[in-house]
RNA sequence: CCAUCCGAGGAGCGUUGCAGCACCCAUGCGGUGUGAGGCUCGGAACCUACAGCAACGACGCUCACCCACU
Numbered sequence: 001c002c003a004u005c006c007g008a009g010g011a012g013c014g015u016u017g018c019a020g021c022a023c024c025c026a027u028g029c030g031g032u033g034u035g036a037g038g039c040u041c042g043g044a045a046c047c048u049a050c051a052g053c054a055a056c057g058a059c060g061c062u063c064a065c066c067c068a069c070u
Stems, first nucleotide, its partner, number of pairs: 004044006010063006018038001020034005025028001037056001
């Protein structure tokens, strides 16, 4: 440096379908099926104390959490 793995980013249901993956063929800007954590942050040496604490993720719905108003 690359890849993989692990943790976190509140949870669930439904719809669509890009990428990816699987299969097929006439091999193409092809077809069928699946398909909305694929993104961000941190970690892969140990101990103690204090303070603070992300951003984002198609559409619809439900719940949870926080704030304000009635």
The RNA shown here (SAH (S-adenosyl-L-homocysteine) riboswitch aptamer) has 70 nucleotides and comes from Ramlibacter sp. Leaf400. Of the family's consensus pairs, 100% are formed in the model. The organism belongs to Ramlibacter, within Bacteria. The sequence is in RNAcentral, with records from Rfam and Ribocentre. Rfam family: SAH (S-adenosyl-L-homocysteine) riboswitch aptamer. Rfam links the family to the GO terms S-adenosylhomocysteine metabolic process and regulation of gene expression.